[in-house]
Context: one part of a larger RNA
RNA sequence: CCCAUAUCUGGACAAAAAGACCCCGGCAUCUUUACUCUAGCUAGGCAUUGAGAUAAAGCGAUAAUUGCAGAGCGUAGGAAGGAGACUUUGAAGCUUCCCUUUUGGGGGGAGUGGAGUCGUCAAUGUAACACUUCCUUUUUAUUGUUUUAUUUCUGAUUGGAACCAUAAUCUGGUCACCAAAACAGUGUUUGGUGGGGAGUUUGACUGGGGCGGUCUCUUACUAAAGAGUAACGUAAGAUUUCAAAGGUCACCUCAAGUUGUAUGGAAAUCAACUGAAGAGUAUAAAGGCAUAAGGUGGCUUUACUGUGAGACACACAAGUCGAACAGUUACGAAAGUAGGACUUAGUGACCUUUUCGUAGCGCAUGGAAGCGCGAUUGGUCAAAGGAUAAAAGUUACGCCGGGGAUAACAGGCUAGUCUUGCCUAAGCGUUCACAGCGACGGCAAGGUUCGGCACCUCGAUGUCGGCUCAUCACAUCCUGGGGGUGUAUCAGCUCCCAAGGGUUAGGCUGUUCGCCUAUUAAAGUGGUACGCGAGCUGGGUUCAGACCGAAGUAAUUCAGGUCGGUCUCUAUCCGAUAUGGG
Numbered sequence: 001c002c003c004a005u006a007u008c009u010g011g012a013c014a015a016a017a018a019g020a021c022c023c024c025g026g027c028a029u030c031u032u033u034a035c036u037c038u039a040g041c042u043a044g045g046c047a048u049u050g051a052g053a054u055a056a057a058g059c060g061a062u063a064a065u066u067g068c069a070g071a072g073c074g075u076a077g078g079a080a081g082g083a084g085a086c087u088u089u090g091a092a093g094c095u096u097c098c099c100u101u102u103u104g105g106g107g108g109g110a111g112u113g114g115a116g117u118c119g120u121c122a123a124u125g126u127a128a129c130a131c132u133u134c135c136u137u138u139u140u141a142u143u144g145u146u147u148u149a150u151u152u153c154u155g156a157u158u159g160g161a162a163c164c165a166u167a168a169u170c171u172g173g174u175c176a177c178c179a180a181a182a183c184a185g186u187g188u189u190u191g192g193u194g195g196g197g198a199g200u201u202u203g204a205c206u207g208g209g210g211c212g213g214u215c216u217c218u219u220a221c222u223a224a225a226g227a228g229u230a231a232c233g234u235a236a237g238a239u240u241u242c243a244a245a246g247g248u249c250a251c252c253u254c255a256a257g258u259u260g261u262a263u264g265g266a267a268a269u270c271a272a273c274u275g276a277a278g279a280g281u282a283u284a285a286a287g288g289c290a291u292a293a294g295g296u297g298g299c300u301u302u303a304c305u306g307u308g309a310g311a312c313a314c315a316c317a318a319g320u321c322g323a324a325c326a327g328u329u330a331c332g333a334a335a336g337u338a339g340g341a342c343u344u345a346g347u348g349a350c351c352u353u354u355u356c357g358u359a360g361c362g363c364a365u366g367g368a369a370g371c372g373c374g375a376u377u378g379g380u381c382a383a384a385g386g387a388u389a390a391a392a393g394u395u396a397c398g399c400c401g402g403g404g405a406u407a408a409c410a411g412g413c414u415a416g417u418c419u420u421g422c423c424u425a426a427g428c429g430u431u432c433a434c435a436g437c438g439a440c441g442g443c444a445a446g447g448u449u450c451g452g453c454a455c456c457u458c459g460a461u462g463u464c465g466g467c468u469c470a471u472c473a474c475a476u477c478c479u480g481g482g483g484g485u486g487u488a489u490c491a492g493c494u495c496c497c498a499a500g501g502g503u504u505a506g507g508c509u510g511u512u513c514g515c516c517u518a519u520u521a522a523a524g525u526g527g528u529a530c531g532c533g534a535g536c537u538g539g540g541u542u543c544a545g546a547c548c549g550a551a552g553u554a555a556u557u558c559a560g561g562u563c564g565g566u567c568u569c570u571a572u573c574c575g576a577u578a579u580g581g582g
Base pairs, nucleotide, nucleotide: 001582002581003580004579005578006577007576008575010574011573012572015568022403023402024401025400026399027398028395030393031392034200035199036198037197038196040193041192042191043190044189045188046187047186048185050153051152052151053150054149055148056147057146058145059144060143061142062141063140064139067136077135078134079133080132081131084118085117086116093112094111095110096109097108098107099106100105157180158179159178160177162174163173164172165171203215204214205213212232216238217237218236219235220234221233239384240282241341242340246300247299248298249297250296251295252294254278256274257273258272259271260270280289281288283346285344286343287342304327305326306325307324310321311320312319316385329338330337331336352378355375356374357373358372360371361370410457411455412453413452414451416450418446419445420444421443422442423441427437428436464539465537466536467535469531470528471527472526473525474524477502478501479500480497481496482495483494484493485492504518505517506516507515508514545563546562547561548560549558550557551556
């Protein structure tokens, strides 16, 4: 070195299971004061649904009743007629009862009584009721009708009993029985309620996701001297305002400083000089602007109607500039200027809707409704190119499709943080920077911490600690050899060399760590997928159950706590060990 047998599991990012964690897309469960429905329940209307009574209210008819300012015999509704009317068919008066009332009276019934009472006239007054007719106000009675309420009935309808088919707690039928009763029940319709049930929604960007922030428009920088140009890059603004802050004609020149000057001061107003702009500009910034676009005054409405050559910009849709023509105006002597504002933000498509106009269409015809056309109103449709008129959560009970396009472990890159060393040397060290220390700073190394990045792995690279077994580095804990010392000795401190060997046993905790006990020469620091689960364990973390606290309306949730919780007999290759053979 080759072969064989037995054995061990370090590797084959071993096998198994298209990762359950995480993200993206989809689904499902569950919840609720998400949205939209809905069974059910409930209230009303109508139908099934009929007959009486009473009461109330409304309307109508008939009969009766009622009507008071003051004056006046007095309780004079209005109008017309009118000189007589009523009365043995019982007048006045008296007794009694009822109704009404402005408390004075008015009206009616019964009895008694037995012959008169009232008006005209006169007075008062706007107007004279003896009597008749009509109208009106109040009230009463009767009656009709409607509605409502209460109540009665039985024949609808319902329940029960009985009987028959029949052997039958079904079903159908009979019924001069009992009870309820036009209610209930049922149908239909309109409201209310309704996670009991159903269907759905619950945005994206994002140095993983969530939380936070943002989403449209304007200005500057980034932006690399045309335009354009990204980031959760830097710094600011907007979702208006103005009838003058617009148009035109005319005129004016600022800020600041110096000097002078009553109150008056650093700074008010005044004067002189200097003064290209250091002011002002409705507003952010930028670019402009003194011939002014800045400041003031006069007159005004071009902040016009219909168009628009040609351009800028641009995926589209939008956006921007615009001479000129026609009409009509403003200002100006005129030439001319004016289709808002020094410019760039001040915003919203389609559908639908509002209002006005209108020469178009008008379902046989004429109209109308409606539509079209022109103008116009309503969106923090702000997730601002706006999915719907209309929408929140939860899942550790979860499922599917995908992703190493994207997180948690490990590796990699990096080295802010970390560890170690060095440079400089202010200072401490009685004196003396450097025995020992060493501020403020600077330069490196390492790759053990916390991070950053997201490069292999999500058709799976098992994760803390312990056990077992280790192996390496040296920045050495002990043992060894040295230098310095603020080394007398002993004991130390510090630095250099050195990795041969060694580096304990317990208590508590899942712990690594740490604290404690007792030792030791010493009880080293690290790497090895924070060495080692196809070697073990499974206490912790990290499924399903449950409890507590806390959050939430709830479903549920919590690097909060707590109890419980399946770790896969067979080794193909490499590697390793033992034995045997060649």
This is a predicted structure of a 582-nucleotide part of an RNA (large-subunit ribosomal RNA, domain V) from an uncultured bacterium.